RNA sequence: CCAGCCGGCCGGGCGGCCGCGCGCGCCAAAGCCGAAAGGCGGCGCGCGAGGAAAGUCCGGGCUCCAUGGAGACACGGUGCCGGAUAACUUCCGGCGGGGGCGACCCCAGGGAAAGUGCCACAGAAAGCAACCCGCCCCGCCUGCCGUUCCGCCGAAACGCGGCGCAAGGGCUGGCGGGGCAAGGGUGAAAGGGUGGGGUAAGAGCCCACCGCAUGGCUGGCGACAGGCAUGGCAUGGCAAACCCCACCGGGAGCAAGACCGAGUAGGGACGGCGCAGGGCCGCUUGCGGCCCGGUUCAGUUUCCGGAACGCCGUCCGGGUGGGUUGCUAGAGGCGGGCAGCAAUGUCCGUCCCAGAGGAAUGGCCGCCGCGCCGGGGCUUGCCCCGGCCGUACAGAACCCGGCUUACAGGCCGGCUGGUCCU
RNA sequence: GGGUGUGUAGCUCAGAUGGUAGAGCAGCUGACUCUUAAUCAGCGGGUCUGGGGUUCGAGCCCCCACUCACCCACCA
Numbered sequence: 001c002c003a004g005c006c007g008g009c010c011g012g013g014c015g016g017c018c019g020c021g022c023g024c025g026c027c028a029a030a031g032c033c034g035a036a037a038g039g040c041g042g043c044g045c046g047c048g049a050g051g052a053a054a055g056u057c058c059g060g061g062c063u064c065c066a067u068g069g070a071g072a073c074a075c076g077g078u079g080c081c082g083g084a085u086a087a088c089u090u091c092c093g094g095c096g097g098g099g100g101c102g103a104c105c106c107c108a109g110g111g112a113a114a115g116u117g118c119c120a121c122a123g124a125a126a127g128c129a130a131c132c133c134g135c136c137c138c139g140c141c142u143g144c145c146g147u148u149c150c151g152c153c154g155a156a157a158c159g160c161g162g163c164g165c166a167a168g169g170g171c172u173g174g175c176g177g178g179g180c181a182a183g184g185g186u187g188a189a190a191g192g193g194u195g196g197g198g199u200a201a202g203a204g205c206c207c208a209c210c211g212c213a214u215g216g217c218u219g220g221c222g223a224c225a226g227g228c229a230u231g232g233c234a235u236g237g238c239a240a241a242c243c244c245c246a247c248c249g250g251g252a253g254c255a256a257g258a259c260c261g262a263g264u265a266g267g268g269a270c271g272g273c274g275c276a277g278g279g280c281c282g283c284u285u286g287c288g289g290c291c292c293g294g295u296u297c298a299g300u301u302u303c304c305g306g307a308a309c310g311c312c313g314u315c316c317g318g319g320u321g322g323g324u325u326g327c328u329a330g331a332g333g334c335g336g337g338c339a340g341c342a343a344u345g346u347c348c349g350u351c352c353c354a355g356a357g358g359a360a361u362g363g364c365c366g367c368c369g370c371g372c373c374g375g376g377g378c379u380u381g382c383c384c385c386g387g388c389c390g391u392a393c394a395g396a397a398c399c400c401g402g403c404u405u406a407c408a409g410g411c412c413g414g415c416u417g418g419u420c421c422u
Numbered sequence: 423g424g425g426u427g428u429g430u431a432g433c434u435c436a437g438a439u440g441g442u443a444g445a446g447c448a449g450c451u452g453a454c455u456c457u458u459a460a461u462c463a464g465c466g467g468g469u470c471u472g473g474g475g476u477u478c479g480a481g482c483c484c485c486c487a488c489u490c491a492c493c494c495a496c497c498a
Stems, first nucleotide, its partner, number of pairs: 001418010012368007020048008031040003050393001054404002057402005062253004068304006075249005080094005095109001096107004110244002115242002117238003132184002134180008143171003147167002150164005192210006211233001212231004217226003257325004267316007277292007294309004318497003332351008369391002371388008423494005429488001432447004441478001449465005471487005
């Protein structure tokens, strides 16, 4: 210098004018709005959107549903190990697997010898494996070619040549029986891989190395890693299919909930569950009390206890369209010390940092910064001038911790590979 | 603000326990007709909303994002 990886951070600044919301102080304590509850003014000071306020994908706080314990069943979620945390599907550190030359990145990563299911097409065969081509052996048949015995012919006993018969062999082809899982072919996947021996051909059939399984040893909290011994290989894949195992989980959500004001009809219909009840006593004679039973009560159900007495669903109606509160000091921000590899925890100091609610946080102007374009100057990476309808994504709605997604432009730190120079 | 659901051809909808995505209407071509409509025959048309993952293989299973639609006030 080029190419790249990882982490952290910023995401405009200054000034002027006008305006908005909230808090505090002072002034006024009269007036205005409203049916009421309640709200409202002027001045000064202070504060006033985000890293994602977003999506609402997870987890919690908070609030209500009066619900405490035990068992069984169901539903949903999570899933290597250790740690962090209020909690998590988050984060940190490891382990294992995969990718990259590397920095580094990715992984829902328990169980497939508990069971069920699926594995399309292709292929012979897709799950207690199988034999299409192929390789090999045996038997029979056909054809061809040698060899040997015998016979005939040539003048021909042997030898030589030709022909014939028989025996046995070789080769090609066909049929039948058997062996093989090496090779070909199909597929995502074909019952360990490579090499050697062995064999009729082959094969863990045997051997070496690697893988795998089982047992035990060593190290580690553990996931796991590394030796050793034994076994010749059994047990294909899919659980983000059902399922099994372990752990976790009640529901609804600030339109939760509380209070106040006004108004109305504490209304009606249909359906479901229920023994829509029984006994005793008192008297005020239609009410009260007690006991038994029943129904409902945070998935269903059983039991024990507790509470309330009918509970639940669908539909048609009546009234209001107001106010206050919940509401922001918090798992809070910033700086530092300590513990820890880190996530994080703890201690000290310091600060108060929006609380609106049809919904404030805005508008205009000037200068500067940054970026782009054009021109010029040279000291070649800076300076000057001009232009820009360039300056992102996006706006709190009860509050936090995460994840994910969007984002003009820029800054800082660490690291890797390559090239050149010293 | 909170809570649900949907997305497949131009439109309206199906889609099996994961194995080459279909129907109706619309469109195009041809036949019939003097011509059109109707009818008959045939044809084309799909990034299954987008991205990623699991799997040999995804419209379907899982995750993230996007789009559209619906519901939720209080009192008695």

Two RNAs folded together computationally: RNase P RNA and transfer RNA, 498 nucleotides in total. Rfam match: Bacterial RNase P class A. Rfam classes the family as a ribozyme.